Predicted 3D model of a 142-nucleotide RNA (SAM riboswitch aptamer (S box leader)) from an uncultured Pseudomonadales bacterium. Its mean pLDDT, the model's own confidence on a scale to 100, is 80.
RNA sequence: AGCUCAUCGAGACCGGUGGAGGGAUAGGCCCUUCGAAGCCGGAGCAACCAUCAGCGCUAGGCCCAACAACCUAACGCUGAACGGUGCUAAUUCCUACAAAGUGCAUCCGCGACAUAAAGGACAACGCUUUGACAGAUGAUCA
Numbered sequence: 001a002g003c004u005c006a007u008c009g010a011g012a013c014c015g016g017u018g019g020a021g022g023g024a025u026a027g028g029c030c031c032u033u034c035g036a037a038g039c040c041g042g043a044g045c046a047a048c049c050a051u052c053a054g055c056g057c058u059a060g061g062c063c064c065a066a067c068a069a070c071c072u073a074a075c076g077c078u079g080a081a082c083g084g085u086g087c088u089a090a091u092u093c094c095u096a097c098a099a100a101g102u103g104c105a106u107c108c109g110c111g112a113c114a115u116a117a118a119g120g121a122c123a124a125c126g127c128u129u130u131g132a133c134a135g136a137u138g139a140u141c142a
Base pairs, nucleotide, nucleotide: 002141004139005138006137007136008135013042014041015040016039017038021031022030023029025096026095027094028093043088044087045086048084049083051080052079053078054077055076056075058073059072060071061070092134097131098130099129100128101127102126103125106121107120108119
């Protein structure tokens, strides 16, 4: 590199350096010389992993006449934030593929031909929702 699983509408920026790009790809739309990327320092966010604490539940142990209490472990919830990552413009910035619903238009058709029109079809487009794809991050493998 890659497999699998989980999450992705929340949250969190300053300084130095650097000097023109950046937001994965394409289109759009944004950010940027009032300073992009990258690098360095500090701060912060979050709670995936690890750890710790409390509670609950189950199982085992200990003890026992039997419970309770106590000990251990798995699991669940809550909290903490010293460790391993990650992150700190915009929903993963939006859309990409598909489906469903819906709007407008069009067509068929019922009906009226002075005031009304049952029902049906439907490419493209718009909107909404869902799923997939792609991507990002973590964890387990490798």